Predicted 3D model of a 141-nucleotide RNA (FMN riboswitch aptamer (RFN element)) from Microlunatus sagamiharensis. The RNAcentral record of the sequence draws on Rfam and Ribocentre. The organism belongs to Microlunatus, within Bacteria. Model confidence (mean pLDDT): 80 of 100. It matches the Rfam family "FMN riboswitch aptamer (RFN element)". Rfam links the family to the GO term FMN binding.
RNA sequence: GCGCGUGUUCCGGGGUCGGUGAAAGUCCGAGCCGGCGGUGACAGUCCGCGACCCGUACGCCGCUCCGUCAGGAGCAGCGUCCGGUUGAUGUGGUGAAACUCCACGACCGACGGUGAGAGUCCGGAUGGGAGGACCACGCCG
Numbered sequence: 001g002c003g004c005g006u007g008u009u010c011c012g013g014g015g016u017c018g019g020u021g022a023a024a025g026u027c028c029g030a031g032c033c034g035g036c037g038g039u040g041a042c043a044g045u046c047c048g049c050g051a052c053c054c055g056u057a058c059g060c061c062g063c064u065c066c067g068u069c070a071g072g073a074g075c076a077g078c079g080u081c082c083g084g085u086u087g088a089u090g091u092g093g094u095g096a097a098a099c100u101c102c103a104c105g106a107c108c109g110a111c112g113g114u115g116a117g118a119g120u121c122c123g124g125a126u127g128g129g130a131g132g133a134c135c136a137c138g139c140c141g
Base pairs, nucleotide, nucleotide: 003139004138005137006136007135008133009132010131016030017029018028019027032119033109034108035049036048037047038046044107045106053084054083055082057080058079059078060077062075063074064073065072066071089105090104091103092102093101111123112122113121
């Protein structure tokens, strides 16, 4: 100095004003927000990853039924691995290089809940997690 492992630690922003209504932070108008890694140059929309959801296998635990008491069948929950699913960008400009910058225009945002339909409220979540940082220890060159 580089890489690997263990440990520690950190790791998501945003409802403002007006309208309708019995009721809306959920509808309507305007406004507001943008995780992580990558990239010829800075990305919500490119390439990937993560969260939610679904499934196989395996493990743990429980319930029901059958039984010749050896066991068998079915169902639910939790965990691990793997897999699936999972939204959205155009035009012009600059430049060696930009779907990343600049200008203009557009679009997207899990599940459950709710006095009425949620990117922004509440909840699972004091959870999980891509990944980042740093120090310590160990290992490799």